[in-house]
């Protein structure tokens, strides 16, 4: 920089108190064992292979390299349009931006 991010998928051992990207708020998980490490297993996003196409998209395959296996990227915040209530403002759907994660 580009693409994707409402799906999917577990056990065992060690260890012992935190964790969910924190700038803020809320909420959730956790001694019925957090996070981390190891082993095996699983999932299937990108790279990979094959076929069609020959636009550079689609389908299938495998599990080699990374990755992942609570909760929508946990939710909200910044901007825009619509809708509802309506006093103020709040809520909600959609879109965009910023940020984050993964792959190339």
């Nucleotide at each position: 920089u580009u693409a994707u991010c409402a799906a999917g998928a577990a056990a065992g051992g060690c260890u012992g108190a935190g964790g969910g990207a924190u700038u803020a708020g809320a909420c959730c998980c956790u001694a019925u064992g957090a996070a981390g490490c190891c082993u095996u297993a699983g999932c299937a996003a990108c790279c990979c292979u094959u076929u069609c196409u020959c636009u550079u998209g689609a389908a299938a395959g495998a599990a080699g390299g990374u990755g992942c296996u609570a909760c929508a990227u946990u939710c909200u915040a910044c901007c825009c349009u619509g809708c509802a209530a309506c006093u103020a403002u709040u809520g909600u759907c959609g879109g965009g931006a910023u940020a984050g994660a993964u792959a190339a």
Molecule: SAM riboswitch aptamer (S box leader)
Organism: uncultured Leeuwenhoekiella sp.